[in-house]
Small-subunit ribosomal RNA from an uncultured bacterium, 1514 nucleotides, folded computationally. It matches the Rfam family "Bacterial small subunit ribosomal RNA". Model confidence (mean pLDDT): 83 of 100. RNAcentral holds the sequence, with entries from ENA.
RNA sequence: GAGUUUGAUCCUGGCUCAGGACGAACGCUGGCGGCGUGCCUAAUACAUGCAAGUCGAGCGGAUCUUGAGAAAAGCUUGCUUUUCACUUGGUUAGCGGCGGACGGGUGAGUAACACGUGGGCAACCUGCCUGUAAGACUGGGAUAACUUCGGGAAACCGGAGCUAAUACCGGAUAACAUCAGACACCACAUGGUGUCUGACUAAAAGAUGGCUUCGGCUAUCACUUACAGAUGGGCCCGCGUCGCAUUAGCUAGUUGGUGAGGUAAUGGCUCACCAAGGCGACGAUGCGUAGCCGACCUGAGAGGGUGAUCGGCCACACUGGGACUGAGACACGGCCCAGACUCCUACGGGAGGCAGCAGUAGGGAAUCUUCCACAAUGGACGAAAGUCUGAUGGAGCAACGCCGCGUGAGCGAUGAAGGCCUUCGGGUCGUAAAGCUCUGUUGUUAGGGAAGAACAAGUACCGUUCGAAUAGGGCGGUACCAUGACGGUACCUAACCAGAAAGCCACGGCUAACUACGUGCCAGCAGCCGCGGUAAUACGUAGGUGGCAAGCGUUGUCCGGAAUUAUUGGGCGUAAAGCGCGCGCAGGCGGUCCUUUAAGUCUGAUGUGAAAGCCCACGGCUCAACCGUGGAGGGUCAUUGGAAACUGGAGGACUUGAGUGCAGAAGAGAAGAGCGGAAUUCCACGUGUAGCGGUGAAAUGCGUAGAGAUGUGGAGGAACACCAGUGGCGAAGGCGGCUCUUUGGUCUGUAACUGACGCUGAGGCGCGAAAGCGUGGGGAGCAAACAGGAUUAGAUACCCUGGUAGUCCACGCCGUAAACGAUGGAUGCUCGCCGUUGCCUCGUCAAGGGGCAGUGGCUAAGCUAACGCGUUAAGCAUCCCGCCUGGGGAGUACGUCCGCAAGGAUGAAACUCAAAGGAAUUGACGGGGGCCCGCACAAGCGGUGGAGCAUGUGGCUUAAUUCGAUGCAACGCGAAGAACCUUACCUAGGCUCGAACGCUAGGCGACCGCUCCUGAAAGGGAGCUUUCCGCAAGGACGCCUAGCGAGGUACUGCAUGGCUGUCGUCAGCUCGUGUCGUGAGAUGUUGGGUUAAGUCCCGCAACGAGCGUAACCCCUGUUGCUAGUUACCAGCGGAUUGUGCCGGGGACUCUAGCGAGACUGCCUGCGCAAGCAGGAGGAAGGUGGGGAUGACGUCAAGUCAUCAUGGUCCUUACGCCUAGGGCUGCACACGUGCUACAAUGGCCGGUACAACGGGCAGCCACCCCGCGAGGGGGAGCGAAUCCCUGAAAACCGGUCCCAGUUCGGAUUGGAGUCUGCAACUCGACUCCAUGAAGCAGGAAUCGCUAGUAAUCGCGGAUCAGCAAUGCCGCGGUGAAUCCGUUCCCGGGCCUUGUACACACCGCCCGUCAAGCCAUGGAAGCUGAGAGCACCCGAAGUCCGUGACCCAACCCUUUGGGAGGGAGCGGCCGAAAGUGAGCUCAGUGACUGGGGCUAAGUCGUAACAAGGUAGCCGU
Repeated sequence: GAGUUUGAUCCUGGCUCAGGACGAACGCUGGCGGCGUGCCUAAUACAUGCAAGUCGAGCGGAUCUUGAGAAAAGCUUGCUUUUCACUUGGUUAGCGGCGGACGGGUGAGUAACACGUGGGCAACCUGCCUGUAAGACUGGGAUAACUUCGGGAAACCGGAGCUAAUACCGGAUAACAUCAGACACCACAUGGUGUCUGACUAAAAGAUGGCUUCGGCUAUCACUUACAGAUGGGCCCGCGUCGCAUUAGCUAGUUGGUGAGGUAAUGGCUCACCAAGGCGACGAUGCGUAGCCGACCUGAGAGGGUGAUCGGCCACACUGGGACUGAGACACGGCCCAGACUCCUACGGGAGGCAGCAGUAGGGAAUCUUCCACAAUGGACGAAAGUCUGAUGGAGCAACGCCGCGUGAGCGAUGAAGGCCUUCGGGUCGUAAAGCUCUGUUGUUAGGGAAGAACAAGUACCGUUCGAAUAGGGCGGUACCAUGACGGUACCUAACCAGAAAGCCACGGCUAACUACGUGCCAGCAGCCGCGGUAAUACGUAGGUGGCAAGCGUUGUCCGGAAUUAUUGGGCGUAAAGCGCGCGCAGGCGGUCCUUUAAGUCUGAUGUGAAAGCCCACGGCUCAACCGUGGAGGGUCAUUGGAAACUGGAGGACUUGAGUGCAGAAGAGAAGAGCGGAAUUCCACGUGUAGCGGUGAAAUGCGUAGAGAUGUGGAGGAACACCAGUGGCGAAGGCGGCUCUUUGGUCUGUAACUGACGCUGAGGCGCGAAAGCGUGGGGAGCAAACAGGAUUAGAUACCCUGGUAGUCCACGCCGUAAACGAUGGAUGCUCGCCGUUGCCUCGUCAAGGGGCAGUGGCUAAGCUAACGCGUUAAGCAUCCCGCCUGGGGAGUACGUCCGCAAGGAUGAAACUCAAAGGAAUUGACGGGGGCCCGCACAAGCGGUGGAGCAUGUGGCUUAAUUCGAUGCAACGCGAAGAACCUUACCUAGGCUCGAACGCUAGGCGACCGCUCCUGAAAGGGAGCUUUCCGCAAGGACGCCUAGCGAGGUACUGCAUGGCUGUCGUCAGCUCGUGUCGUGAGAUGUUGGGUUAAGUCCCGCAACGAGCGUAACCCCUGUUGCUAGUUACCAGCGGAUUGUGCCGGGGACUCUAGCGAGACUGCCUGCGCAAGCAGGAGGAAGGUGGGGAUGACGUCAAGUCAUCAUGGUCCUUACGCCUAGGGCUGCACACGUGCUACAAUGGCCGGUACAACGGGCAGCCACCCCGCGAGGGGGAGCGAAUCCCUGAAAACCGGUCCCAGUUCGGAUUGGAGUCUGCAACUCGACUCCAUGAAGCAGGAAUCGCUAGUAAUCGCGGAUCAGCAAUGCCGCGGUGAAUCCGUUCCCGGGCCUUGUACACACCGCCCGUCAAGCCAUGGAAGCUGAGAGCACCCGAAGUCCGUGACCCAACCCUUUGGGAGGGAGCGGCCGAAAGUGAGCUCAGUGACUGGGGCUAAGUCGUAACAAGGUAGCCGU
């Protein structure tokens, strides 16, 4: 920096990612080289080999060898062999010396002076090395080896005898060492230094070389003493160095002293005695974890993490203990003991220690060769050569890491083939390949071929030095000689061939990179968000693309991002977070002035901060990695000089902070005692009678045994109306009748006193509502629990009637609350306005003003995520305290403390989620509010729901009952016509380029038409007839064959277009610019009026605009003009029984075109206006009535079966043809209708008046026949002409007389008519007969506000006919009611709440049931650890003893003594054992809650007034 909480926003906050790193591991892949690195686990166990030896110039032997000599034996008599002494050169078991304390390994232990850093030792040691000074004299006795004897399986041991030394032991000499004394000087407490005197203490007559007069001398090395240096160590101190306080007290050699012992040395290090100390919230003690550092990784830094390789220190060496030797060890490849383990054994006893290098087993995700060499560097020993050296130098293995190189380069378009995609045109892989031309890094082969090597030694020479020396040696130099594991390696040259060398991961966003196919919430992916339920850029594969590249990904860990522990650099009103409040010890912080000091602070110098590393510069490997040289840098360090502002220390002064005094004031401040009235209840009595009480409505309850009501009197307890007030007081909790007593605090005024006495406050102490607990009282009212009555599906509730604890008092506990201003305390500063309380002050003591202290409202700057806060801060600052660090688990568990108990305080983890949250926004919703509208209710009229039938649907049935529509907004819907057809369904029979259309190629034939057979038809078969156009080629037409296209009412309306329904003809929905807001958004569009209307007006940070509204359009209502045929007929004429029938007319009706008319225009009132109310005129009056017209959008609404269409599927079938059947099936349920139930009626007869429409395969006048449906004739009309067409209700007259009827017409029987190929399934109609249910319809529910409802008929579409009672229209007759907006439903605007946003059909809680997971308790069981007590007591030091043993040395009277030792005893003492507890871990029948898990059960607690406001404590 990004992703992720939301519809969107801002914030808070967690989770996740991109970066870097690694001793890594795993998966896939793998050409080369250089430089590094390589058991992080079992400090588990180890086979085998090697890792520490060396010196013969320390010693005696042994042994081999050279030389010359002697002796002996054999005989081939000059040869061989043997022996002896000497000699040359080797070897070396033992004694002796030095080294095995270094080097190498590991990190178990250790929280410590272990490490780091800086100091101290006047409290110390130091082999080898260097320097200075001195010395090295004189004696002695042993003992290994060896020989011999013995024991033992072995390891090894014992006895006797011999021998040497640079082994061991005496004596001499000696001081500057040590001890004692004296003196002087110095210092930092003990003390140190110097001088003098006395005492005491040493050695290898060695080795080698040379010379020698053989006595010795000399050189070198070795040796002794002393001092000094260097190096290495020891001890002490300051500071720094992990987590847990759910570890708070620890300590008996403990703390100190005196004395002694011990040590190289200080010291309780050890011991005796004395004292009672010492450590600790500045974290002792305990537990857990851990080697520390230079450094390494990361980071801008501060930090955080780590402590592999390299370097420094420490610790350890199978586990535990112990000492010996030594300069140095309590000793990795030494010793002793104990333990565990392994091995050998003759069972008696022995041996061993890879955390050295290799290697093995085991463990593990995981870590190498039983290699070469001492050539170099370094080490041990040696005089040296040299020997040893798994240190080291190298090689091997491993992509484990870093760095470098390569896998080719140039040209090359028919953009090849092939793959993939495709809109079928093409695109892409792609100059990529092929092909042509080059190159040869690497590779292969061959040839050449390093540096790393310089010493030392030897020889020769030179200089110098020791020396008597031309011997010899030391030191320095020159020359020669000679030395390489790596390795024939690096490197160089030549030849050969593009030949031998590319993978891995990713491609939804973060994050660079996209398509196809497969799959179908499956398989799978996933770091987070999340993908997958048939069109997946997210799974799998392919093509393509991106990234990195001999690697690439994954996993793990660390830092970063994370300002997400915040010193740099965060917060706490509401997000997590202010202790309920006060007092106050420690601590932190602290007013003004002066002087001083120099701890903090600042500054200079010096020392140190090893090397390596990091950084810079230069250099060396061809570059780089890597390496070399130089520089810089690094500390909270130490010492020292200086400064004095600030902080601190010391001293002095001041008054403003703080306090005191004096004078006043207000107050429900606290405690105790007393008093008062009103009311409730109860008791008694009186009056009085039937109810009272209670609720939404009731009931339980009380009451005729007299309630309730009312009057009088009394009892008792509790609380104090009015005053009363965002009034007062108190630290908070809290405090309210009146009086008295005691008492705390505050304020005002004054300025007399003190002189910083202050602020905060971890622990601590106190106070602390209600509920609760204990003891004793009290008890009127109220009232948990409880009981009853209701409510309810239930009702362990809400409501009612009762009612006990309790509420009250005294004393004692508890210690918590949403103990809230959700806001810790103190101080200072920062605009104002308006109230109010207390005191003071100015004022006519009026209004009003001012000051101080409180208490409220609004607001500026500023702050804040916003809301908001705003001198009473959440502003600007300082000081101190408390608290927070994602949600859940959980304020839970365990532990501890407190409590009588209830419980409180402190307070986790496992596991789980990717959120949880705050504020604000827009919606939606509310059994929230306000305003308004609608046949929404109400007021009315008529229905539905009951009956029969029609019709649609569900269901059932069926071979099929095709499909769709399903709350409103499906259900007389698609369907404005299912007997066949339709038809999509079923059964059966058939066809396969197909029933229809186009094209290509080939063949045949004219086609058409007709006949016959079979068959249900389709289909199949047979035959007859006949040639068209064109000169020809050929064409038209038909059939057959092959092919491309067909066809599908198959699927997906959740892939779509189009169309439609619905909210809703509701008044809304938006935009531009501006403004406001961090932003989502707001404003405009809200407000005040008004309207049918976001209609208009006014106002307004808005100004305008668009889609809607309205208007424009159509019909209708009035009228004018124009025009009159088929319409009309007033007047004129003619004809008729009669009729616009005719002439004619254009007046009227009407027709149909153009106009007029209505605009709140006029008047009155109201109003700012818009407008409203009334009136006039008018055919019509306030959108006149009706229609068309449907904003942004909602419902994944409906339709793939109108049509179109992506994708999928079928292709001798899911296509097509045909016949029959089905869509009409019937226990049932629902919707929509028709007809009725009758007298406002039925029936019969008579008489009137329409409009819209339709008509040639038609409407059909008129005539005849039939009771009728209809039939037979037949004129007119393609229609203002003819026909359908007699409209009906109505009216007039008659009849019926309240009944299942003269109502009602279902059902059924019979007979017919018509349409049609065909009325069986399954048509309509007619006539005769039959005459069912039904007597007005439960709960519930629908329509309608005027020419409407109701009622009456008429027409049309579809259509052969018709199941039409449907639908769409038309006219006739023609009402009632609207008080009103409380309620139901729907809608609009504003506002409010919200935990909803799939938006209340929302969200969501708890028990129960199921599965999984982690966890607490638990009788116990098991293991581990540390400490305590006791017992036993190895090795060993020390102490004692030492009758046994002891050569040299000392003393001796020669016996011995002194001294030493074995042995024994004692203190201490490891391991083992026993005991009582403690801590930790594991496990445990059962049990407790918790978490998680698409669709389980019960309810409905919360979110809206969530339907009883919610929440907190008890």